[in-house]
RNA sequence: AAACCUUUCGUGGGAGAGUUCCUGCAUUGCCGCAGGACGCCGAAGGAGCAACCGCCCCGGAAUCUCUCAGGCAGAAGGACCGCGAAAGGGUC
Repeated sequence: AAACCUUUCGUGGGAGAGUUCCUGCAUUGCCGCAGGACGCCGAAGGAGCAACCGCCCCGGAAUCUCUCAGGCAGAAGGACCGCGAAAGGGUC
């Protein structure tokens, strides 16, 4: 230099829960948009506890918990996983 690690980008996969009701706008009508009401979901983000870990004063910590935010036909988004590329680290 590889393998390996981190970040970014591209790409493939990617769950759950109401096409609920009311009002208004638009429409021939449906879909759609906004507001309100009740019910629900956890896998953007956020917060909390903690097994555990560390340089052990203190700090880092989840797919657990909460549901502020987000979401509950489709689209979009989506933790996480696979593949590829770039940058950095790193071993030799």
The RNA shown here (Glycine riboswitch aptamer) has 92 nucleotides and comes from Novosphingobium sp.
Model confidence (mean pLDDT): 79 of 100.
The sequence was found by an Rfam model in a public genome assembly.